Background:
The RNA shown here (transfer RNA) has 75 nucleotides and comes from Drosophila guanche. The coordinates come from a structure-prediction model, not an experiment, and the mean pLDDT is 82. Taxonomically the source falls in Sophophora (Eukaryota, Opisthokonta, Panarthropoda, Drosophilini). It matches the Rfam family "tRNA". The family's RNA type in Rfam is transfer RNA.
């Protein structure tokens, strides 16, 4: 320099046009004399930024930004 994946809840990830999800975590209530465990419920999001398409984007396009990687050049 140049290809190619990836960014979505604190965490790890699913979800490839049509209402934003799941596992741990967290908070809360049963349960216990009290933690644990077990069980209900709840809260938590600018879908990495812009900007196009489309009646409608997290999903498609184009740009920028960051992470990884692989190639390739110089010291």
């Nucleotide at each position: 320099g140049g290809g190619g994946a990836c960014g979505u809840a604190g965490c790890u990830c699913a979800g490839u046009g049509g209402u934003a999800g799941a596992g741990c975590g967290c908070u809360c209530g049963c349960u216990u004399c009290g933690c644990a465990u077990g069980u209900g419920a709840g809260a938590a999001g600018u879908c990495c930024c812009g900007g196009g398409u489309u009646c409608a984007a997290a999903c498609c396009c184009c740009g920028g930004c960051g992470u990884c990687u692989c190639c390739a050049a110089a010291a």